[in-house]
Predicted 3D model of a 347-nucleotide part of an RNA (small-subunit ribosomal RNA, central domain) from a candidate division WWE3 bacterium.
It was read from a public genome assembly.
The coordinates come from a structure-prediction model, not an experiment, and the mean pLDDT is 84.
Context: one part of a larger RNA
RNA sequence: CUGGGCGUAAAGAGUUCUGUAGGCGGCAGUAUAAGUUGGAGGUUAAAUCUUUCGGCCCAACCGAAAGGCUGCUUUCAAUACUGUAUUGCUAGAGUCAGCUAGGGGACAGUGGAAUUCGUGGUGGAGCGGUGAAAUGCGUUGAUAUCACGAGGAACACCAAGGGGGAAGCCAACUGUCUGGGGCUGUACUGACGCUGAGAGACGAAAGCUAGGGGAGAGAAAAGGAUUAGAUACCCUUGUAUUCCUAGCUGUAAACUAUGCCUGCUAGAUACUUGGUUUUUAAACUGAGCGUCGAAGCUAACGCGUUAAGCAGGCCGCCUGGGGAGUACUACCGCAAGGUUGAAACUC
Numbered sequence: 001c002u003g004g005g006c007g008u009a010a011a012g013a014g015u016u017c018u019g020u021a022g023g024c025g026g027c028a029g030u031a032u033a034a035g036u037u038g039g040a041g042g043u044u045a046a047a048u049c050u051u052u053c054g055g056c057c058c059a060a061c062c063g064a065a066a067g068g069c070u071g072c073u074u075u076c077a078a079u080a081c082u083g084u085a086u087u088g089c090u091a092g093a094g095u096c097a098g099c100u101a102g103g104g105g106a107c108a109g110u111g112g113a114a115u116u117c118g119u120g121g122u123g124g125a126g127c128g129g130u131g132a133a134a135u136g137c138g139u140u141g142a143u144a145u146c147a148c149g150a151g152g153a154a155c156a157c158c159a160a161g162g163g164g165g166a167a168g169c170c171a172a173c174u175g176u177c178u179g180g181g182g183c184u185g186u187a188c189u190g191a192c193g194c195u196g197a198g199a200g201a202c203g204a205a206a207g208c209u210a211g212g213g214g215a216g217a218g219a220a221a222a223g224g225a226u227u228a229g230a231u232a233c234c235c236u237u238g239u240a241u242u243c244c245u246a247g248c249u250g251u252a253a254a255c256u257a258u259g260c261c262u263g264c265u266a267g268a269u270a271c272u273u274g275g276u277u278u279u280u281a282a283a284c285u286g287a288g289c290g291u292c293g294a295a296g297c298u299a300a301c302g303c304g305u306u307a308a309g310c311a312g313g314c315c316g317c318c319u320g321g322g323g324a325g326u327a328c329u330a331c332c333g334c335a336a337g338g339u340u341g342a343a344a345c346u347c
Stems, first nucleotide, its partner, number of pairs: 004318003007301002012315001014202002016019001017200002022195003026089007034082002036078008049067007092192001093189003096185005104178007111155001116150007126137002163170002207248006216242002221237004259314006267292003271288007296303002320347003330339003
């Protein structure tokens, strides 16, 4: 170097979102002849190897001849494929025009319901909580109820197997700015493409730094219960936190446990959203999102045009369990820690 794999057994990086190097790359013509193929020449020491013959009684061993091996080089040809150069093409890719759906993103403003708190009115003994209780609150007037006010956070119904986004995620309403997608036309460019080591960017929750904010919920903590005990489950409180701004962290069962792209391989049916035809009942054709299933695949479960089928391109990853995602090293981080990542030993 060669092998087999990665939904659940070890294995798809959180997102390929941007993209470097590299790898791979549509149809047709011409040139070239670098790769490629063939012929000829040179060289490839001897030994070794193969075949034949011979010498030791045989064999090992030895000798001779022929051949082979592998590479390099020169030269002459071939031109299918790859490469290179060039000329074209339009099916890939993109641009343009018209239409179109959407919780995609950022910022600003507005709204109602509810909880809590404050003030005032009514009222007068309980409330709260549980399996049952107690801690707790309440005659300094609670709970309940009415009015007014304050403040913070989240947006019932619509709402759905529903929509959007690369992923994380995104849901009251209005405005401004803004990204992407889909369909139709086929007007334009003419392979401009795919993947992507490194790199960059984004990245739930928790956590950290600084400054605000703080209604409800609520790690820690305190108390009450339960219990043999109860550092818990239950209850009453309750700090950090949860919210905002600016930074950091960079991890999750970051899951579809399923990398991205392209082509091919029966259908049925629901939903979302475009287009065409039209007899308005539907039919056809796209894009998406589900369920069931042909062929096929799979150890089975199951997957099945949204593949885990049949193929191709590129990347990442795996190689028995434990030790261990540990030690050490390096880099990153304010820290917490993250990334990288062994061995001894043991079964």